């Protein structure tokens, strides 16, 4: 410099046929128990990495940046 793959809630990831934003931990609150664990129930937590564009509609298509892995070139 060139290809690939990743970036989604604190944290691990899921969503891949464009139309509901989820799961598990973890965090609050209640109810069980003398209290702690634990269990259940119910709840908060997100501009889906940034910028544009396509489209009635974008986590999801297409450009463009940034950042991790990685893979080939280059150069010693």
């Nucleotide at each position: 410099g060139g290809g690939g793959c990743c970036a989604u809630a604190g944290c691990u990831c899921a969503g891949u046929u464009g139309g509901g934003a989820g799961a598990g931990c973890g965090c609050g609150a209640c109810a069980c128990u003398g209290g702690c664990a634990g269990u259940g129930u119910c709840g908060a937590g997100g501009u889906c990495g940034g910028g544009g564009g396509u489209u009635c509609g974008a986590a999801u298509c297409c450009c463009c940046c940034u950042g991790g892995c990685u893979c080939c070139a280059c150069c010693a």